[in-house]
RNA sequence: AGUCGUAAAAGGCAAACCCGUUGCGAGACGGGGGCGCAAAGCCAGGGGUCUCUCGCAGACAGCCCAGCCGCCGAC
Numbered sequence: 001a002g003u004c005g006u007a008a009a010a011g012g013c014a015a016a017c018c019c020g021u022u023g024c025g026a027g028a029c030g031g032g033g034g035c036g037c038a039a040a041g042c043c044a045g046g047g048g049u050c051u052c053u054c055g056c057a058g059a060c061a062g063c064c065c066a067g068c069c070g071c072c073g074a075c
Base pairs, nucleotide, nucleotide: 002075003074004073005072012037013036017032018031019030020029021028022027035062041068042067045065046064047063048060049059050058051057052055
């Protein structure tokens, strides 16, 4: 550097649901929680879904692709 995530270990993230705050809304943030995740890290460029006050407007990265970056281990 490449391929991989079968085994082990360390560490990480956190669905539903509940509470609080916030937004017209989709949703977001904090706490609890833990279904899952080897990129469930970042990114709204393409597709897709969703929202509203329907337009040079927004939401979703835990739907897929592209792009960027990365821990541990195996070969």